[in-house]
Context: one part of a larger RNA
RNA sequence: GAUUGAACGCUGGCGGUAGGCCUAACACAUGCAAGUCGAGCGAGAACGCACCUUCGGGUGUUAUUAUAGCGGCGGACGGGUGAGUAACGCGUAGGAAUCUACCCAGUAGCGGGGGACAACCCGGGGAAACCCAGGCUAAUACCGCAUAAUCCCUACGGGGCAAAGAGGGCCUCUUCUUGAAAGCUCUCACUAUUGGAUGAGCCUGCGUGAGAUUAGCUAGUUGGUAGGGUAAAGGCCUACCAAGGCGACGAUCUCUAGCUGGUCUGAGAGGACGAUCAGCCACACUGGGACUGAGACACGGCCCAGACUCCUACGGGAGGCAGCAGUGGGGAAUAUUGGACAAUGGGCGCAAGCCUGAUCCAGCAAUACCGCGUGUGUGAAGAAGGCCUUAGGGUUGUAAAGCACUUUCAGCAGUGAGGAAAAACUUAAGAUUAAUAACCUUAGGUCUUGACGUUAACUGCAGAAGAAGCACCGGCUAACUCCGUGCUAGCAGCCGCGGUAAUACGGGGGGUGCAAGCGUUAAUC
Repeated sequence: GAUUGAACGCUGGCGGUAGGCCUAACACAUGCAAGUCGAGCGAGAACGCACCUUCGGGUGUUAUUAUAGCGGCGGACGGGUGAGUAACGCGUAGGAAUCUACCCAGUAGCGGGGGACAACCCGGGGAAACCCAGGCUAAUACCGCAUAAUCCCUACGGGGCAAAGAGGGCCUCUUCUUGAAAGCUCUCACUAUUGGAUGAGCCUGCGUGAGAUUAGCUAGUUGGUAGGGUAAAGGCCUACCAAGGCGACGAUCUCUAGCUGGUCUGAGAGGACGAUCAGCCACACUGGGACUGAGACACGGCCCAGACUCCUACGGGAGGCAGCAGUGGGGAAUAUUGGACAAUGGGCGCAAGCCUGAUCCAGCAAUACCGCGUGUGUGAAGAAGGCCUUAGGGUUGUAAAGCACUUUCAGCAGUGAGGAAAAACUUAAGAUUAAUAACCUUAGGUCUUGACGUUAACUGCAGAAGAAGCACCGGCUAACUCCGUGCUAGCAGCCGCGGUAAUACGGGGGGUGCAAGCGUUAAUC
């Protein structure tokens, strides 16, 4: 000199943009942060509607739809933190023995049956959490049978494996009862399989801290055979056999640490760091375990053990903010228990839509960077006052006052973009079809959708009106005098000042430097 996720002191007008627990991975009150689908299924209140009515109500309906239940998909994403980890963890370059829900493309199929379990009813136990027994029932829930290749196994002879329906429309053909069903057709779903895409698992070369005041380490250890196991190679595991494997090119041990793109600094080479943003990894009260699933050994799932907290009728139960806010504590120190799903994105759904502390916004604090303002011109009687003085004057100083203007920003009033594309409804064309119907695609039209928001921007109004401090002035280092003090009080980054004329202490005047900041401290180069 540059820099910072900074803090402290004094001071403080506005805006834009960005960042804001670096410490206790300490403990957490409260609210919210993951649901959704009635176009999978049975049941079904309230309201509404229709009909009936003895005016009490009853029946039907479900277009809508509450609370639950069975079922499907999603809770493995998104969000947080950096404790652990010196490691194939990360970075980079490669590899072969793998899986991949949803999505895209292709091929083939979607036949015929069965028995349950919730909800519900009824009974019982318990303070509660919840649990138990009996009975009824549906399905895209579950289980057989059939069918079976380009799939799987194989001793190459052969053997084996699947499925589910839902919604809309129609009456051309057929049965014929004329629209209830079969049937046809469209859309979505389902089964098997191939390829792709995406994502994930695994292996290897090289690189990636410190210490030798750590020199030897290792028995599943190193390799083989056989078997098991996994989606998959492999001591991954087991049995047997051999005795290997690593190490001064630093093994082992100890300490420290998430890694990277990058950030800061520097002419560079380097050095230091790894906040925000992005990629990867690890973790979710501590330790262990598996279940489900395409995917987890799962932050807001389950089981066991432990510590802690809470409830209890003492028998037994409940919990996990390193999600967003917020509280206590720790600390020099770090924000609101805010708004909205309008946009972007995600989950579910045909869709409408619902959910979304992701996200978008707002709030707080000069935390940082950037921009703007605190007026402009004129004005010598060089006013008054202050300070200094050789007492003449000098300086503060065009500074003020006065005069003439302007009105950024803030204030008040008004106008007012853009962030909005859609969706829905409707018309036409196309495609499809037996069909002029329905679904779908494209184009046009109509009607809407904004948290921010008193938006940005613009216009008008009034009036210089509301807006300057901080540090320094001995040398380094830009800037000097007076008074007080008298090795005292004090200053100080280094050299050093102060013992009666202190440009170095304290105050005044003056000056210098930066400026909504200025200094100090800490830290890096």

This is a predicted structure of a 525-nucleotide part of an RNA (small-subunit ribosomal RNA, 5' domain) from an uncultured prokaryote. The full RNA is in RNAcentral, with records from ENA.